[in-house]
Context: one part of a larger RNA
RNA sequence: UUGCAGUUAAAAAGCUCGUAGUCGGAUUUCGGAGUGGGUCGACUACUGGGCCAAGUGGUCCAUGUUGUUCGAUUCGCUCUUCCUUCCGGGAGCUGAGUUUGCUCUUAACUGAGUGGGCCCAGAAAUCGGAACUUUUACUUUGAAAAAAUUAGAGUGUUCAAAGCAGGCAUAUGCCUUGAAUAUAUUAGCAUGGAAUAAUCGAAUAGGACUUUGGUUCUAUUUCGUUGGUUUCUAGGACCGAAGUAAUGAUCAAAAGGAACAGUUUGGGGUGUUCGUACUUCGUUGUCAGAGGUGAAAUUCUAAGAUUUACGAAAGACGAACUUCUGCGAAAGCAUUCACCAGGGAUGUUUUCAUUGAUCAAGAACGAAAGUAGGGGGUUCGAAGACGAUCAGAUACCGUCGUAGUCUCUACCAUAAACUAUGCCGACUAGGGAUUGGAGGGUGUCAAUAUAAUGUCCCCUUCAGCACCUUAUGAGAAAUCAAAGUCUUUGGGUUCCGGGGGGAGUAUGGUCGCAAGGCUGAAACUU
Numbered sequence: 001u002u003g004c005a006g007u008u009a010a011a012a013a014g015c016u017c018g019u020a021g022u023c024g025g026a027u028u029u030c031g032g033a034g035u036g037g038g039u040c041g042a043c044u045a046c047u048g049g050g051c052c053a054a055g056u057g058g059u060c061c062a063u064g065u066u067g068u069u070c071g072a073u074u075c076g077c078u079c080u081u082c083c084u085u086c087c088g089g090g091a092g093c094u095g096a097g098u099u100u101g102c103u104c105u106u107a108a109c110u111g112a113g114u115g116g117g118c119c120c121a122g123a124a125a126u127c128g129g130a131a132c133u134u135u136u137a138c139u140u141u142g143a144a145a146a147a148a149u150u151a152g153a154g155u156g157u158u159c160a161a162a163g164c165a166g167g168c169a170u171a172u173g174c175c176u177u178g179a180a181u182a183u184a185u186u187a188g189c190a191u192g193g194a195a196u197a198a199u200c201g202a203a204u205a206g207g208a209c210u211u212u213g214g215u216u217c218u219a220u221u222u223c224g225u226u227g228g229u230u231u232c233u234a235g236g237a238c239c240g241a242a243g244u245a246a247u248g249a250u251c252a253a254a255a256g257g258a259a260c261a262g263u264u265u266g267g268g269g270u271g272u273u274c275g276u277a278c279u280u281c282g283u284u285g286u287c288a289g290a291g292g293u294g295a296a297a298u299u300c301u302a303a304g305a306u307u308u309a310c311g312a313a314a315g316a317c318g319a320a321c322u323u324c325u326g327c328g329a330a331a332g333c334a335u336u337c338a339c340c341a342g343g344g345a346u347g348u349u350u351u352c353a354u355u356g357a358u359c360a361a362g363a364a365c366g367a368a369a370g371u372a373g374g375g376g377g378u379u380c381g382a383a384g385a386c387g388a389u390c391a392g393a394u395a396c397c398g399u400c401g402u403a404g405u406c407u408c409u410a411c412c413a414u415a416a417a418c419u420a421u422g423c424c425g426a427c428u429a430g431g432g433a434u435u436g437g438a439g440g441g442u443g444u445c446a447a448u449a450u451a452a453u454g455u456c457c458c459c460u461u462c463a464g465c466a467c468c469u470u471a472u473g474a475g476a477a478a479u480c481a482a483a484g485u486c487u488u489u490g491g492g493u494u495c496c497g498g499g500g501g502g503a504g505u506a507u508g509g510u511c512g513c514a515a516g517g518c519u520g521a522a523a524c525u526u
Base pairs, nucleotide, nucleotide: 004497006495007478008477012494014365016363017362021358022357023356025251026250031080032079033078034077035076036075037074038073039072040071041070042069043067045065046064047062048061049060050059051058052057084131085130086129087128088127089126093122094121095120097118098117099116100115101114102113103112104111135198136197137196138193139192141190142189150182151181154164155163166175167174168173208244209243210242211241212240213239214238215237217235218234219233255355256352257351258350260347261346263344264343268340269339270338271337274318275317279313280312281311282310283309285307289300290299326333327332370411371410372409373408374407375406380404384400385399386398387397422493423492424491426485427484429469430468431467434464435463436462437461438460439459440458441457443456445454446453473480474479499526500525501524508519509518510517511516
């Protein structure tokens, strides 16, 4: 691994990117025709045997035989369709020619069969040499793989566990006595196959094949002998030329990337603008309370509180519209306008052509709180103070109020970061809404006559956020169109869990200014 789980029982990294790794679309010889063997079955005709009949016959069986029969299966051969290519040796085999015997035949060396001699050609029995060959995985068979052990054959240890013995009318002997066989998986060797999975080849042709011309090197044999030189010839290497060919680039994945078009978006950044409210301040009117609470009090108040009106400033925030709606990788995102770069979906008779999926290491982003240094401090408000409540209250309620809350620059890297549900791909079921795009409609309104555009309505389609109803599916159930297609167990890939505590503790390492983060036990206990 075969073969477990991961919504809620233990468990999917917060999210995305990403290297190694793992996995990865379809496509190239499929078929057809002819022919020869082997095996099996059916059928036919014989042969032999049994049974019933006794008249020829009927029926059954067989390690039997036969076939211009039929069918199945298997092994070849030929063509379509090269199976490595050459050279040498070859016992034999096949075919053609020639010659010579024998048998039969013919008018006839006319023809048929059979035997021998000579010569030629052919065919991978087989052996040797040279030149080259895409390379593996996989699978078949074989050799090899120490015995004992294991499985297992034979054998009356009296049985058995064992052992490898033993048996025999005839014993100077005999049984050509036995001492089997199997398994032995990875790697290695040899061998048949060529499905499946990789890999290679011809794109600036330095491509293949054929012919041919040069350059250069080597030198066997033959020219009577020896030596020299040269040619021919044979074999390397290199450089050209011409010719031959259907000359040579698979598809364009309901895989992916890119370009383009009109959109869409509360996605991001920067600036700009608006809005009311709270608080404070200035001016103003009035007068006794106001706040606050379950009830009160702390608190403010004739130096005019609270409240009314008119303004000003500041810093936050962006109501109603606001939704089982949108966008974003997640965290998250809501006043207007402008600019900047970006994304998705849709459309496409555009383009590239496997570029892909998931991912140790590594990296970016990452609510709130917190940290460092500036700015700003309206509101709210940890800590703290006080008033209440209470047996007590270091709380809930109330009045104040520091850090903080806002922003810039740096850190931190965690959350019930939740859909407590990894990502990619395929299939399995019905429905109506809705968001974005596209297509269609003698539809509708603007507006009016048709256009162009929008609004609304209907139908179709792709991609979303969800919902409803049902499971011949799943599940312990709750429930779930995924949590289905799972003992009928294998689509690809990553992470992670193994009773409860001790414990996310100790220790070590590493990151951090710190707080702390990441990694992460054991003893012991139950």